[in-house]
Notes: The RNA shown here (transfer RNA) has 73 nucleotides and comes from a Candidatus Daviesbacteria bacterium. The sequence was found in a public genome assembly. Taxonomically the source falls in Candidatus Daviesiibacteriota (Bacteria, Bacteria candidate phyla). Model confidence (mean pLDDT): 82 of 100. Its Rfam family is "tRNA". The family's RNA type in Rfam is transfer RNA. Its family is annotated with triplet codon-amino acid adaptor activity in the Gene Ontology.
RNA sequence: GCCCCUGUAGCUCAGCAGAUAGAGCAUCUCGCUUCGGACGAGGGGGUCGAGGGUGCAAUUCCUUCCAGGGGCG
Numbered sequence: 001g002c003c004c005c006u007g008u009a010g011c012u013c014a015g016c017a018g019a020u021a022g023a024g025c026a027u028c029u030c031g032c033u034u035c036g037g038a039c040g041a042g043g044g045g046g047u048c049g050a051g052g053g054u055g056c057a058a059u060u061c062c063u064u065c066c067a068g069g070g071g072c073g
Stems, first nucleotide, its partner, number of pairs: 001072007010025004027043005049065005
């Protein structure tokens, strides 16, 4: 320098043939308990890496860039 993959909640990831953003764990509250853990119930938390474009509508398609990983030279 060229090519490919990844980037979504605090963490690990799903969703990606365009139409309401989700799960598990964690965290908070309540119940239970002498206290805690476990268990049960409920809640909060996201400008979907950044900018631009197409479109009625973009996490999803196109494009430039950034970050991480891999391959080739």